A computed fold for an 88-nucleotide RNA, annotated as c-di-GMP-I-GGC riboswitch aptamer.
[in-house]
């Protein structure tokens, strides 16, 4: 370096509650603790999840399918940065 322990020291923080932003999926902040050795970071690419707005349809005060430009990094990949050191 790889790698990754019933090791040490930190660290994160699922589900659910409350408040607060959003059309929404989410998101932030306390509470929690299911996990996690990159579950820090970056939506590049596949993927998933939303459809305000936009198109098209139709039985048009509406509905209904499509769509990301909005999300998800705790879905995979990439990229990039980092604590510790058993064993190999």
């Nucleotide at each position: 370096u790889c790698c990754g322990a019933u090791a040490a020291u930190a660290g994160c923080a699922a589900a659910c509650u409350g408040c607060u932003u959003g059309a929404a999926a989410a998101a932030g902040c306390a509470g929690g603790g299911c996990g996690c050795a990159a579950a820090g970071c970056u939506a590049c690419g596949g993927g998933c999840c939303u459809a305000a707005g936009g198109u098209u349809u139709u039985u048009u005060u509406a509905a209904a399918a499509c769509u990301a430009u909005g999300g998800u990094a705790g879905c995979c990949g990439a990229g990039u940065u980092a604590c510790c050191g058993a064993a190999g």
Its mean pLDDT, the model's own confidence on a scale to 100, is 90.